This is a predicted structure of a 168-nucleotide RNA (c-di-AMP riboswitch aptamer (ydaO/yuaA leader)) from Cohnella nanjingensis. Rfam family: c-di-AMP riboswitch aptamer (ydaO/yuaA leader). Rfam describes the family as follows. This family represents a conserved RNA structure found upstream of the ydaO and yuaA genes in Bacillus subtilis and related genes in other bacteria. Rfam links the family to the GO terms cyclic-di-AMP binding and regulation of gene expression.
[in-house]
RNA sequence: GGCUCUUUAUCGCUGAGUCCCUGCGAACGCAGGGAGCGGGGGAACCAAACGGCUUGCCGAUCCGGCGGCCAUGGGGUGAAUCCGAGGGAAAGAAACCUUUCCCAAGGUAGGGCGACUCUCACGCCCGAAUCCGACAGCUAACCUCGUAAGCGUACCGAGAGAGGCAAC
Numbered sequence: 001g002g003c004u005c006u007u008u009a010u011c012g013c014u015g016a017g018u019c020c021c022u023g024c025g026a027a028c029g030c031a032g033g034g035a036g037c038g039g040g041g042g043a044a045c046c047a048a049a050c051g052g053c054u055u056g057c058c059g060a061u062c063c064g065g066c067g068g069c070c071a072u073g074g075g076g077u078g079a080a081u082c083c084g085a086g087g088g089a090a091a092g093a094a095a096c097c098u099u100u101c102c103c104a105a106g107g108u109a110g111g112g113c114g115a116c117u118c119u120c121a122c123g124c125c126c127g128a129a130u131c132c133g134a135c136a137g138c139u140a141a142c143c144u145c146g147u148a149a150g151c152g153u154a155c156c157g158a159g160a161g162a163g164g165c166a167a168c
Stems, first nucleotide, its partner, number of pairs: 011152004018035007036147006046137001051070004056066004073135001074132004082107002086103007110126005116161005
């Protein structure tokens, strides 16, 4: 001097996921409290109109209530929804054909980034995952929960605006 790996700091990105205080603690972290931010439940008005099975119990005999099971009904967080070339499986006796389910190229509602902000242009990406458990519309008061996780785009295309620094 070069290459590779690891750690830390500054800065930046998705996201609600930040800041302050107390205790354990070197730190990470853990247990609490608060502020801020975010989510759920929850009147009137408006809107809407009550899943399935059940060997159990009670009432009582067209049944109803409680409990249990199911996860296909319904719902929540989130941008993450919908279509579907093609292929496979099952059923309808069989061929044609039809229906249902599964996989899926590609696309798509929608969302993010390109380092002050906005608009335009151009370009690069995402279009997941998971929770509740038969149940929730909206919803003031009120009740309640979370405050994680994961990463590294650009070094300036145009216009407008804002701010800072330097010189005089």